[in-house]
Context: one part of a larger RNA
RNA sequence: CUGGGUGUAAAGGGAGCGCAGGCGGAAGGCUAAGUCUGAUGUGAAAGCCCGGGGCUCAACCCCGGUACUGCAUUGGAAACUGGUCAUCUAGAGUGUCGGAGGGGUAAGUGGAAUUCCUAGUGUAGCGGUGAAAUGCGUAGAUAUUAGGAGGAACACCAGUGGCGAAGGCGGCUUACUGGACGAUCACUGACGCUGAGGCUCGAAAGCGUGGGGAGCAAACAGGAUUAGAUACCCUGGUAGUCCACGCCGUAAACGAUGAAUACUAGGUGUGGGGGUUGUCAUGUCCUCUGUGCCGCCGCUAACGCCAUUAAGUAUUCCGCCGGGGGAGUGCGGUCGCAAGAUUAAAGCUC
Repeated sequence: CUGGGUGUAAAGGGAGCGCAGGCGGAAGGCUAAGUCUGAUGUGAAAGCCCGGGGCUCAACCCCGGUACUGCAUUGGAAACUGGUCAUCUAGAGUGUCGGAGGGGUAAGUGGAAUUCCUAGUGUAGCGGUGAAAUGCGUAGAUAUUAGGAGGAACACCAGUGGCGAAGGCGGCUUACUGGACGAUCACUGACGCUGAGGCUCGAAAGCGUGGGGAGCAAACAGGAUUAGAUACCCUGGUAGUCCACGCCGUAAACGAUGAAUACUAGGUGUGGGGGUUGUCAUGUCCUCUGUGCCGCCGCUAACGCCAUUAAGUAUUCCGCCGGGGGAGUGCGGUCGCAAGAUUAAAGCUC
């Protein structure tokens, strides 16, 4: 390198959109670039290979043949691929009707709870732990009642239940808005799939500017524990967590399982829709689309959390892997305010 692989052994890009490229539905006409076939020319000789011969043999040399898998010109074939013309509707999309949803953005708003402030009642403790102490409290705490302030998160409903491409999304209301699904089968007529680069989105932490700050809480301080205790436990507590705008671009970004299409036993829950039947109580049967569990065939090194939501059988396209360490490091490049990210070796060593 190839064969081969990529759930767990090395290996699926965090996710989407999409230019180029690759691949691409049905039936027909034309074409003849690919493809197949005939002829002609060329493909120097020597050499290789096969057969025969000459030096006593061999090396060496000579003769004949094959071959030179190629290229060019020209004649033909038309199944397949390509091109082109016209057509189709099974892929894809549009229209109409309908319901479901924590999908997104913005504005408004509600109650419970924590904390703080003010006032009342009230008195010696409270708090915390395995036990304590630091801490708070006679300047009146904790507890309790009333009023007020402020920030953040939304109990129950709540569900291997819903939505979203992923990250993710949960009080309520309104406005704007994306997608999916079912029914219809009216319209377009292959408009499709994938997608190197590219562009966009992307938890948490972190960064910049300006706000905000109740609770929680890295750092930090104190108290304990301990041989020590830069921890686990306790009392405090600042960044941060929240908002606006701008960066960062990473995660066990996981289903550790790329996307698309077709096919391949069943059983049983559950979400959304449609049809059928019924002694219509809301049941029976069928069907589409999600989401779970169990389980054949099959696959697998085994495990199997695979098995119509495939890790099965096939096709197309992309990413990635090739012993362990060195190392996801160095150098260089690109990006970034920085932190760093990304691309990505080698010596050496086992």

The part of an RNA shown here (small-subunit ribosomal RNA, central domain) has 350 nucleotides and comes from an uncultured bacterium. The full RNA is in RNAcentral, with records from ENA. Rfam family: Bacterial small subunit ribosomal RNA.